[in-house]
RNA sequence: GGGCCAUUAGCUCAGUUGGUUAGAGUAGAAGACUCAUAAUCUUUUGGUCGAUGGUUCGAGCCCAUCAUGGCCCA
Repeated sequence: GGGCCAUUAGCUCAGUUGGUUAGAGUAGAAGACUCAUAAUCUUUUGGUCGAUGGUUCGAGCCCAUCAUGGCCCA
């Protein structure tokens, strides 16, 4: 330098053919249980869907550029 992949909650990851409200586990908070702690159970908080721009009636999803990380080739 060229090609490919990834980026969504604090962390690890889903998200169908673009369709209106974005989810799970875990972590955090509150409560229940217990002599107590852990475990377990219940409820709950938490999101600029990497950034900018574009297409569209409508974008996490499509397109372009950029950023960060990874893999391969030279």
Predicted 3D model of a 74-nucleotide RNA (transfer RNA) from Pedobacter ginsengisoli.
Its Rfam family is "tRNA". Rfam classes the family as a transfer RNA.
NCBI's taxonomy places the organism under Bacteria, Bacteroidota, Sphingobacteriia, Sphingobacteriales, Pedobacter.
It was read from a public genome assembly.